[in-house]
């Protein structure tokens, strides 16, 4: 240096056809069970403001298309493979 794939919550991952962002498990926080505790079960679980009632921002980072981007284009940044 060329080429390809990938970046999403405290981890792991879905959402790939462009329409509610965060299913699901998992950590963790709450209760249940128990003499306690383990397992199990039920809730809960992105950040900010607000008393609430909502309101706002969030998918590596900055721009662009669009009525609407996590998902399409540029362009950078970092992972992993490959070719030289």
């Nucleotide at each position: 240096g060329c080429c390809a794939c990938c970046g999403u919550g405290g981890c792991g991952g879905a959402a790939u056809c462009g329409g509610u962002a965060g299913a699901c498990g998992u950590c963790g926080c709450g209760g249940a069970c128990u003499u306690a505790a383990a397992a199990u079960c039920c809730g809960u679980u992105g950040c900010c403001c607000g008393u609430g009632a909502g309101g706002g921002c969030g998918u590596g980072c900055c721009g662009g298309u669009u009525c609407g981007a996590g998902u399409c284009c540029g362009g950078c940044c970092g992972g992993u493979g490959g070719c030289a």
Molecule: transfer RNA
Organism: Verrucomicrobiia bacterium